This is a predicted structure of a 101-nucleotide RNA (Purine riboswitch aptamer) from Paenibacillus radicibacter. Its Rfam family is "Purine riboswitch aptamer". The family is grouped with related families in Rfam's "Purine riboswitches".
RNA sequence: AUUUUAGUGUAACGAUUGACUCGUAUAAUUGCGGGAAUAGGCCUGCUAGUAUCUACCUGAUCACCUGAAAUGAUCGGACUACGAGGAGAUGGAGCUUAUUU
Numbered sequence: 001a002u003u004u005u006a007g008u009g010u011a012a013c014g015a016u017u018g019a020c021u022c023g024u025a026u027a028a029u030u031g032c033g034g035g036a037a038u039a040g041g042c043c044u045g046c047u048a049g050u051a052u053c054u055a056c057c058u059g060a061u062c063a064c065c066u067g068a069a070a071u072g073a074u075c076g077g078a079c080u081a082c083g084a085g086g087a088g089a090u091g092g093a094g095c096u097u098a099u100u101u
Stems, first nucleotide, its partner, number of pairs: 001099002006096003013092001015090003020085006026055001029048001031046005040065002049056001057077007
C1' cells in the first nucleotide's frame, strides 16, 4: 500500500434505517346535494380548511326531536405531511492476519 486474503468488530469518526418523543398543519373540523332510519339519529357525492400529500371517522355520556326532518354538546381514541431529538439495528471504520514494497 492492497478487501483483488481472511478474521475480529463498534467509546470516539462517518453512512443507512430507525421504535419512540416533542413541535407545526387541522379544529380528526366547515358548507351544500341526493338517499335512508325514527328507540332511531345513518349512507353517499361535491366543496372549504393546511407554506401540505393523505385523512376527515369512532366510542361513551347528556340533551333534543313525538311521527316529522333535522340533530346538538362534552370527554376520550388515530392516521398523514413536514421539522427537531432519538434507544436500537445494519454494514463501513479501527485492529489483527496474508501478500507486496
The organism belongs to Paenibacillus, within Bacteria.
The coordinates come from a structure-prediction model, not an experiment, and the mean pLDDT is 76.